[in-house]
RNA sequence: GAUUUAUAAAGAAGCGUGGAGAGACAGGCUCUGUGAAGCGCUAGCAACCUAACGACCGAGUAAAGGUGCUAAUUCCUGAUUCCGAAGGGUUCGGAAGAAUAUAAAUU
Repeated sequence: GAUUUAUAAAGAAGCGUGGAGAGACAGGCUCUGUGAAGCGCUAGCAACCUAACGACCGAGUAAAGGUGCUAAUUCCUGAUUCCGAAGGGUUCGGAAGAAUAUAAAUU
């Protein structure tokens, strides 16, 4: 990198360094010198894997370890299909889906 499965309306930030960008992509909108990204430290959230408890399995508890995460619903919309309503060739609403992210497994 690819594939499969699961999840994505909840939750959780300070300091140091750095010095202009960031929010995947496109459009929108937003954050940012009252300090962006990146890096380091500390703290926290969650509970996918998982030590432990649960006699075993499972539910559950927990959080030592492996990841992940800590502005805004995945910030909003997004190919395509279906349903509904307007109505005049488009608009609106809903569902699926796509895309993306993360975990676990396989390759």